[in-house]
This is a predicted structure of a 156-nucleotide RNA (c-di-AMP riboswitch aptamer (ydaO/yuaA leader)) from a Thermoleophilaceae bacterium. Model confidence (mean pLDDT): 77 of 100. It was read from a public genome assembly, where an Rfam model found it. It matches the Rfam family "c-di-AMP riboswitch aptamer (ydaO/yuaA leader)". Rfam describes the family as follows. This family represents a conserved RNA structure found upstream of the ydaO and yuaA genes in Bacillus subtilis and related genes in other bacteria.
RNA sequence: UCCUCAAGGACGCCGAGUCGCCGUUGCCUCCGGGCGCGGCGAGCGGGGGAACCGGGGCGGAGACCGUCCGCAGGGGCGAAUCGCCCGGCCGGAGGCCGAGCGUAGCGCGAGCCGCGAGCCCGUCAGCUAACCCCGCAGGCGUCAGCGCAAGAGACG
Numbered sequence: 001u002c003c004u005c006a007a008g009g010a011c012g013c014c015g016a017g018u019c020g021c022c023g024u025u026g027c028c029u030c031c032g033g034g035c036g037c038g039g040c041g042a043g044c045g046g047g048g049g050a051a052c053c054g055g056g057g058c059g060g061a062g063a064c065c066g067u068c069c070g071c072a073g074g075g076g077c078g079a080a081u082c083g084c085c086c087g088g089c090c091g092g093a094g095g096c097c098g099a100g101c102g103u104a105g106c107g108c109g110a111g112c113c114g115c116g117a118g119c120c121c122g123u124c125a126g127c128u129a130a131c132c133c134c135g136c137a138g139g140c141g142u143c144a145g146c147g148c149a150a151g152a153g154a155c156g
Stems, first nucleotide, its partner, number of pairs: 009143006018042007026035003043136006053126001057071005073124001074121004082102003086098005105115003108111001
């Protein structure tokens, strides 16, 4: 990676990631249905988007008001931000990688418990009524069931 067979229940946790209806030429079936797929609705979540308000960076030049030059991008989902420190990679700055200690914050079974990640947009987006667009995943625990394997004992 491919093929075949079997089992796919219940209760919980993180998370927006649930429920209902219709269709189905795919798969399964104990022929009642189930899964998957497509659509609609409700609900939950997220983004864009007026007025008003807010904002309009740093340095230099200038005719001091217009302007010019150089430097730095910015934003979103999420609790997941920020600081310190050690080691390695290059001679160094700086950057990258790895390991720790704390921390804003988050979770629950509330404990001297756990988490404190990751991903996306692509030079672009403050707030924002109307309006427009998108998501409804993924991961984990206990019990039961099914299947497989190992080991031990007894007998021959």